Record summary:
The prediction has a mean pLDDT of 80. The RNA shown here (transfer RNA) has 74 nucleotides and comes from a Patescibacteria group bacterium. RNAcentral holds the sequence, with entries from ENA and MGnify. RNAcentral records the identical sequence in 2 taxa.
RNA sequence: GGGCAAGUAGCUCAGCUGGUUAGAGCGCUACACUGAUAAUGUAGAGGUCGGAGGUUCAAGUCCCCCCUUGCCCA
Repeated sequence: GGGCAAGUAGCUCAGCUGGUUAGAGCGCUACACUGAUAAUGUAGAGGUCGGAGGUUCAAGUCCCCCCUUGCCCA
C1' cells in the first nucleotide's frame, strides 16, 4: 500500500427486508425480604448507535469519506 471483518448502555451482545418508543443479560442505585449478608423479587438511572456528510416522508440499518481495533495479502 491492497482486501475482509468489527465499532450500539460501565462490560458482553441482539436489533430481521429501512418503519411503531433503541433492547437483553451481567453490573450499578433504591426499595422489599433477612438478626445481618448472599440469593430472590420490584422499580429506576445509564445511549450524540465510532465521527462528518448524503439518499429518503422516515436511517442503528442504505451510499460516500474519515477514525479505531483485529485478521489476511504484499